RNA sequence: UAAAUAAAAAGCUAAAUCUAUUGUGAAGUAGAGACAGAAAGCUUCAGAUCUGAAUAUUCAGAUGGCUGGGUUACAUAU
Numbered sequence: 001u002a003a004a005u006a007a008a009a010a011g012c013u014a015a016a017u018c019u020a021u022u023g024u025g026a027a028g029u030a031g032a033g034a035c036a037g038a039a040a041g042c043u044u045c046a047g048a049u050c051u052g053a054a055u056a057u058u059c060a061g062a063u064g065g066c067u068g069g070g071u072u073a074c075a076u077a078u
Base pairs, nucleotide, nucleotide: 003078004076005075012037013036017032018031019030020029021028022027035065041071042070043069045068046067047066048063049062050061051060052059053058
């Protein structure tokens, strides 16, 4: 440095739900909460799902805790 993910240590994130708020909506933000997570850090590049408009194609958005890819990163049995 790269791969890998057993134990240990330092830690980290925060599902559902509730409250407030933003949005036509999917959903987002903040607080509480803790299902779970070795990238559940970031990123729509590809797919998938969802929302709105549209006669259909299609267009615009949402989800990174749907999958893959890219990229950054703690620890050390190997």

The RNA shown here (c-di-GMP-I riboswitch aptamer) has 78 nucleotides and comes from a Sulfurimonadaceae bacterium.